Formats: sequence, structure tokens, C1' cells
RNA sequence: CACUCCGCCCGAGCAAUUAGCGUGAACCAGGUCAGGACCGGAAGGUAGCAGCCUUAAGCGUCUAAUUGUUGUGGGAGGAGCUUUU
Repeated sequence: CACUCCGCCCGAGCAAUUAGCGUGAACCAGGUCAGGACCGGAAGGUAGCAGCCUUAAGCGUCUAAUUGUUGUGGGAGGAGCUUUU
């Protein structure tokens, strides 16, 4: 010098968590509820399907952060190996 181990630093792969973004409910979420239905002498009211909007759980081949792990890539160290007594 090389090699092995140890921890640190910067990347990479894999996994998990959190957040953002996207998507996301025939009915058992919400809002607005055409049509139609019901109540009423009338004025009007009631419940409410579809549609639309906002979301829950979930999903995402999306973004970011943190943690873990690696027989992954490098950097500078400590120890071992080696030599002498």
C1' cells in the first nucleotide's frame, strides 16, 4: 500500500411512517337537490332519487421529509492484519 472490521459523512436500492397532491361512496357520508312523489282550498311546505360539489375509508407507476436495512457507490478516519523488542 492492499485487505478485514468499526463508527461518521454524502449518494443509491429496498421497506415503513408522516405530510402534500391526485383519485375516490347507486343506497347504508354531508351540501344543493332537476324530474317525479306526498301534504294543503290556496299560498306554500315535506321527504328525497339522478346529477353536481366537498369529503371518509381505500388506492396511486406522484412529490417531499424522517427512520430502518443492505454482500450497493465513494470520502476521510480508528483498530486489526504485518514488522521489531

Predicted 3D model of an 85-nucleotide RNA (Bacterial small signal recognition particle RNA) from an Acholeplasmatales bacterium.
The RNAcentral record of the sequence draws on ENA.
Its Rfam family is "Bacterial small signal recognition particle RNA". By type it is a non-coding RNA gene. Gene Ontology terms of the family: signal recognition particle, plasma membrane targeting and SRP-dependent cotranslational protein targeting to membrane, signal sequence recognition.